[in-house]
Molecule: Bacterial RNase P class A
Organism: Intestinibacillus massiliensis
RNA sequence: UGAGCAAUUCAGGCGGUCGCGUGGCGCUUGCGCCAUGAGGAAAGUCCGGGCUGCACAGGGCAAGGAUAGCAGAUAACGUCUGCCGGGGGCGACCCUAGGAAUAGUGCAACAGAGAAAUACCGCCAUAGCGAUAUGGUAAGGGUGGAAAGGCGAGGUAAGAGCUCACCGCGCCCCAUGGUAACAUGGGGGGCCUGUAAACUCUAUCCGCAGCAACAUCAACCGGGACCAUGGCUUGCCCGGCCGUCCCGACCGAUGGCUUGAGGCGCGCGGCGACGCGCGUCCCAGAUAGAUGAUCGCUCAAUACAGAACCCGGCUUAUAGAAUUGCUCAUACC
Numbered sequence: 001u002g003a004g005c006a007a008u009u010c011a012g013g014c015g016g017u018c019g020c021g022u023g024g025c026g027c028u029u030g031c032g033c034c035a036u037g038a039g040g041a042a043a044g045u046c047c048g049g050g051c052u053g054c055a056c057a058g059g060g061c062a063a064g065g066a067u068a069g070c071a072g073a074u075a076a077c078g079u080c081u082g083c084c085g086g087g088g089g090c091g092a093c094c095c096u097a098g099g100a101a102u103a104g105u106g107c108a109a110c111a112g113a114g115a116a117a118u119a120c121c122g123c124c125a126u127a128g129c130g131a132u133a134u135g136g137u138a139a140g141g142g143u144g145g146a147a148a149g150g151c152g153a154g155g156u157a158a159g160a161g162c163u164c165a166c167c168g169c170g171c172c173c174c175a176u177g178g179u180a181a182c183a184u185g186g187g188g189g190g191c192c193u194g195u196a197a198a199c200u201c202u203a204u205c206c207g208c209a210g211c212a213a214c215a216u217c218a219a220c221c222g223g224g225a226c227c228a229u230g231g232c233u234u235g236c237c238c239g240g241c242c243g244u245c246c247c248g249a250c251c252g253a254u255g256g257c258u259u260g261a262g263g264c265g266c267g268c269g270g271c272g273a274c275g276c277g278c279g280u281c282c283c284a285g286a287u288a289g290a291u292g293a294u295c296g297c298u299c300a301a302u303a304c305a306g307a308a309c310c311c312g313g314c315u316u317a318u319a320g321a322a323u324u325g326c327u328c329a330u331a332c333c
Stems, first nucleotide, its partner, number of pairs: 001329010012298007020037008039304001043315002046313005051210004064206005069083005084098001085096004099201002104199002106195003120141002122137006149167002152164003168191002171188007214255004221248006230242004262281008
């Protein structure tokens, strides 16, 4: 200098005018002043949890769903971290649903003789003059993603793990290393396809619903009581009305509602996810729903996009700008 790999940050700033939500203060009670007011994804609502109501003695079975190498992190997870196995790249690094195919069932289009059991051509033997027939054969040809593990020798009528050496791949046992997945080495016994993101089996986990949850108050209204001696209706009885009390809860109001598994900084432990300690900060809370409009300066800042109970993830959208570490190639010192 060129080509790449991995990760991170910003998501405009300042000022004037007008306007809105929330909180505080003030009074003249509807105005003034002060403070504050969206995101990295607030999104999709795909997972996990808090919280709330219902169900439930406790537990189990069935159904349904989810997950699937090992160890850890975490409140929890289908998330994250590290590692193992497999695959790709010269490399930095990236991808990987990665349990079981000897429990059973299914499927393997087209091509091909044959797809899990098979002989089309070829080869060999026998019969035959021959055409051909019968049998043997997976070494060779051909089809296919996949056809008897590969290759050589022995062997044979021709062949074949039929036998042997080497190599490859499962299973079992042992040793060594590792917490483990697993790796390396040795021995035994084999090599009769693939597919479970097909049904299935195995192991583990999961009650149902969601803030329009739910709780409180309650005009009107509905139901009930008046027990003694409440009031009115003529003095009394019955009945009626009012009143009082209790229950319910449609309009509505309030709570839930934002201090939280919280943010930032420093230190310590850990490869890391993360944890611990100290200090410091308070950072939207509406309910038809505020967070806007406009002007000026500056600027690369124009994208995607708007909170509605909260939090941890995942996924998706995103203009432009910036930073850090690393790899390969070339040139020079």